RNA sequence: GGGCGGGUGGUCUAGCCUGGUAGGACGUCGCCUUGACGCGGCGAAGGUCCAGGGUUCAAAUCCCUGCCCGCCCA
Numbered sequence: 001g002g003g004c005g006g007g008u009g010g011u012c013u014a015g016c017c018u019g020g021u022a023g024g025a026c027g028u029c030g031c032c033u034u035g036a037c038g039c040g041g042c043g044a045a046g047g048u049c050c051a052g053g054g055u056u057c058a059a060a061u062c063c064c065u066g067c068c069c070g071c072c073c074a
Stems, first nucleotide, its partner, number of pairs: 001073007010026004020057001028044005050066005
């Protein structure tokens, strides 16, 4: 330099192809339960979906550019 894959709460991850309220697990907090802890049950907070631009009534999703990570080729 070229090609491919990836970037989503504190962590891991689904959703992207086929645009329409961002879901789950772990963790955190509160309540119930327990003599107490743990387990379990219920509930809550926490995401401007890597950045900028474009298309669209509407973009995590489609298009362009850039940044970062991984793999391959040279």
Transfer RNA from a Nitrososphaerota archaeon, 74 nucleotides, folded computationally.
The RNAcentral record of the sequence draws on ENA.
Its mean pLDDT, the model's own confidence on a scale to 100, is 84.
It matches the Rfam family "tRNA". About the family: Transfer RNA (tRNA) molecules are approximately 80 nucleotides in length. By type it is a transfer RNA. Gene Ontology term of the family: triplet codon-amino acid adaptor activity.